A computed fold for a 74-nucleotide RNA from Marine Group I thaumarchaeote, annotated as transfer RNA.

Order: sequence, then C1' cells, then structure tokens
RNA sequence: GGGCCGGUCGUCUAGUCUGGUAGGAUAGGUGCAUGGCAUGCAUCGGAUCAAGGGUUCAAAUCCCUUUCGGUCCA
Repeated sequence: GGGCCGGUCGUCUAGUCUGGUAGGAUAGGUGCAUGGCAUGCAUCGGAUCAAGGGUUCAAAUCCCUUUCGGUCCA
C1' cells in the first nucleotide's frame, strides 16, 4: 500500500442482507423477603448506534469520505 471483518447502554452483545418505537444479558438505583449478609422476586434508570456528508417522508441499517482495532496479502 491492497482485500476482508469489526466499533451499538458501565461491560458483553442482538438488530444491518430486507430502512419504520434500538432489544437482551450482566452491572447499578429503589422496594419486599432475612436479625444482617449472600441470594431470590418486583420495579426504575441507562446507548441520538466511531466521526462527517449524501439519498429518503423516515437511516444503527443504503451510498461516499475519514478514523480506530483485528486479520490476510504484498
């Protein structure tokens, strides 16, 4: 330098092909059960989706550019 894959709640991730309310697990807050802890149950909050631009009524999703990480080739 070229090809491919990936970047989404604190963490791990689904969703992208086929555009239409961003979901789950875990962690956290609160309540109940216990003398207390652990644990269990209920409930609450948390990501404008790596950045910029474009297309569209509407973009995590499609197109372009950039950036970071991984891998292969040179």
Notes: The coordinates come from a structure-prediction model, not an experiment, and the mean pLDDT is 84. Rfam family: tRNA. It is annotated as a transfer RNA. RNAcentral records the identical sequence in 7 taxa. The sequence is in RNAcentral, with records from ENA.